[in-house]
C1' cells in the first nucleotide's frame, strides 16, 4: 500500500431570518391586590446509545413477634467501587499462527471466554455397537486337543488378548523403544495422573523432588451439596392544599348477639331513721359467639390488629376523586492540573452550571464550506451540475452491560505484494 | 413512564418443569357409502416450534440477547 482483526475517540462546522419550551429582569393595561393580559429584551434549550428495561444503588412508601418448608442470583483469585452479574491486574484453560521434537508432547506471540465442586448423594447418556460404567469378545490376530487330507494344506472342542479393524459425541492414561506365541503399564524413558511433605507467591497457582503402574469417562445453562447474599413495591413511588356530586365516620333517632365485674340512675318493699333487699334501664372495663377484613416478602401452622351484629331521616367532621403545587434536577457533576497506584481508581487543587417540559419544546427555510454517490468535461490536478448526510431522541436522578449506527480519524497485531 | 404473560401446521391448543419420536381437535386433499349433496367410514398432506448467539454428543424444551402480541398500575371512587 492493500487485506483481515483488537481497542479507543468523534458523531457535520459557521452564519441569517422565522417559531417552540424555560427562565430573568423591565415597561404598559386591568384587578376581587392573590394576580392576570399584552409588549419588546437578555441567558439557556437532547445523546453516545437519550434505547432494551438486563443487573447494581440512590430516593420514597410499606413492613421489620416466631417456627418450619420453599424461592432467587452469584460462584478461579487479589483488587477498585456508595453497590454490581461491572471494571482492572494476575492464575488456569481454549483457538489460530510460528518455532522445536523419532513422537506424544514443550516453547513464544495474538485473541477468546458464564471459569468452584462429577471422590456426599440421585438421575440421565437417544440411535450405533459385542460392550456405555460392578465393563465387554463382533471382525481380527495367537496357541491349540482332535478330525480331514490330494500330505501344499483346510477345518477347529477350547482357551489367550485390547495392539488392529468397525460402532458411536464419547470405547476404561498417551508415544517411543524393548518385550512377547499374539498382546497388554507387562518393563524402561518422557507426557499425564494421584498421594505426601518443600520451596516462591497475599492467593489463585506454579516450580522441582520422592512414593505409586493409574485407580476415580461425560452432563451441576440435570436435581444437588457447599459458600456468600438477598424484605416487598416502585416517581403511576410518595406528600402538601383541595371543588361538584357519590360515599364514610360520629351524635340524634334508638329501647334488642350474648356471659362476668364495677360504678351511677329510677321504682318498689323492709325500717322511726341509717340503711339493706328486688326489679328495670344506662356507663365503662374485660371476656365468648358468629361474620367480616388488614398485617406477619409465597405457603402452613401460629400470633396479632380493627370493624359489624336494626333503617329511612336530622347535624357535625374529616377521608379523597377533577384540579394545582412539592418531589424535580448542584450531582457518587463537569472540565483541568498535581501527586499515589502496572491499571481500575483514589487523594488533594483551580475553574465551571450545562433541559427540567409535564401528552410532553428542543423546528423550519437559505447561504457558504466539509463528506459521500451520480452524471458531464479534462492527460491529470481539478471544475461543473444534481442528490443525500447514519442510529436514534431526554420524562425522578446516578453507576453498568447489551443491542442499534451513515461516515471520518488515532493506536497496536497478522498475512501479501513493491521499494531501500 | 414502570410492571407481568405469552409466541408451536391455515384457525384454537397440548408436548417444556424432567434435552433425544413433534401430537390433538377444527379446516384441507383423495377414496368408499348416495341417484346427487350431507353424514359417516378409511388413507393422506402440511410445522425452519418468533429470530440469532451459547451450554451440550444432542435444544421446541436450559442460558443470555433482540423482535413482537396482549395485560396490569394514577383510583382507598
Nucleotide at each position: 500500500c492493500a487485506g483481515u482483526u483488537g481497542g479507543g475517540c468523534c458523531g457535520g462546522a459557521c452564519g441569517g431570518c422565522c417559531g417552540c419550551u424555560u427562565u430573568c429582569a423591565g415597561c404598559g393595561u386591568c384587578u376581587u391586590c392573590g394576580g392576570a393580559c399584552g409588549c419588546g429584551g437578555g441567558g439557556a434549550g437532547a445523546g453516545g446509545a437519550a434505547a432494551g428495561u438486563c443487573c447494581g444503588a440512590a430516593c420514597u412508601c410499606c413492613g421489620c413477634a416466631g417456627a418450619g418448608c420453599a424461592g432467587u442470583g452469584u460462584g478461579c483469585c487479589g483488587g477498585a467501587u456508595a453497590a454490581c452479574g461491572u471494571c482492572c491486574g494476575g492464575g488456569a484453560g481454549g483457538c489460530c499462527g510460528g518455532g522445536u521434537u523419532c513422537a506424544a508432547g514443550c516453547c513464544c506471540g495474538u485473541c477468546c471466554g458464564a471459569c468452584g465442586g462429577a471422590a456426599a448423594g440421585u438421575g440421565c447418556c437417544a440411535c450405533a455397537g459385542a460392550a456405555a460404567a460392578c465393563a465387554u469378545a463382533c471382525c481380527g490376530c495367537c496357541c491349540a486337543a482332535g478330525c480331514c487330507u490330494a500330505c501344499c494344506g483346510g477345518c477347529g472342542a477350547g482357551g489367550g488378548u485390547a495392539a488392529g479393524g468397525g460402532u458411536g459425541a464419547a470405547a476404561a492414561g498417551g508415544u517411543g523403544c524393548g518385550g512377547u506365541a499374539a498382546g497388554a503399564g507387562c518393563g524402561c524413558a518422557c507426557c499425564g495422573c494421584c498421594g505426601c511433605g518443600g520451596c516462591a507467591g497475599u492467593a489463585a497457582u506454579g516450580c522441582a523432588g520422592c512414593g505409586g503402574g493409574c485407580a476415580g469417562g461425560g452432563c451441576a445453562a440435570a436435581c444437588c451439596a457447599c459458600a456468600c447474599a438477598c424484605g416487598g413495591a416502585g416517581c403511576a413511588a410518595g406528600a402538601c392544599c383541595a371543588a361538584a356530586u357519590a360515599g364514610g365516620a360520629a351524635g340524634g333517632g334508638a329501647g334488642u348477639u350474648u356471659g362476668a365485674a364495677a360504678c351511677g340512675u329510677g321504682a318498689c318493699u323492709c325500717u322511726c331513721a341509717c340503711g339493706a333487699g328486688u326489679c328495670a334501664g344506662g356507663u365503662u372495663u374485660u371476656g365468648a359467639u358468629a361474620c367480616g377484613u388488614g398485617c406477619c416478602g409465597g405457603c402452613u401452622c401460629g400470633g396479632u390488629g380493627c370493624g359489624u351484629a336494626a333503617a329511612a331521616c336530622c347535624u357535625u367532621c374529616g377521608g379523597g376523586u377533577a384540579g394545582g403545587u412539592c418531589g424535580c434536577u448542584a450531582g457518587a457533576g463537569c472540565c483541568g492540573c498535581g501527586c499515589a497506584g502496572u491499571a481500575a481508581u483514589g487523594c488533594g487543587u483551580g475553574g465551571c452550571c450545562c433541559a427540567g417540559a409535564g401528552g410532553a419544546a428542543u423546528g423550519g427555510c437559505c447561504g457558504u464550506c466539509c463528506c459521500a454517490c451520480c452524471g458531464g468535461a479534462g492527460c491529470a490536478a481539478u471544475c461543473c451540475g444534481g442528490c443525500g448526510g447514519a442510529c436514534a431522541g431526554a420524562a425522578u436522578u446516578c453507576g453498568g452491560c447489551u443491542u442499534a449506527c451513515a461516515g471520518g480519524c488515532c493506536c497496536g497485531g497478522c498475512u501479501g505484494c513493491c521499494a531501500c | 413512564c414502570g410492571g407481568g404473560a405469552c409466541g408451536u401446521g391455515g384457525c384454537u391448543c397440548a408436548g417444556c418443569c424432567u434435552g433425544g419420536u413433534a401430537g390433538a381437535g377444527c379446516a384441507c386433499u383423495c377414496g368408499c357409502u348416495u341417484g346427487g349433496g350431507g353424514u359417516g367410514c378409511g388413507a393422506g398432506g402440511g410445522g425452519u416450534c418468533g429470530g440469532c448467539a451459547g451450554u451440550u454428543c444432542a435444544a421446541a424444551u436450559c442460558u443470555g440477547c433482540c423482535c413482537g402480541u396482549c395485560c396490569c398500575g394514577a383510583c382507598c371512587a
This is a predicted complex of two RNAs, RNase P RNA and transfer RNA, with 497 nucleotides together. The coordinates come from a structure-prediction model, not an experiment, and the mean pLDDT is 76. It holds a member of the Rfam family "Bacterial RNase P class A". Rfam classes the family as a ribozyme. About the family: Ribonuclease P (RNase P) is a ubiquitous endoribonuclease, found in archaea, bacteria and eukarya as well as chloroplasts and mitochondria.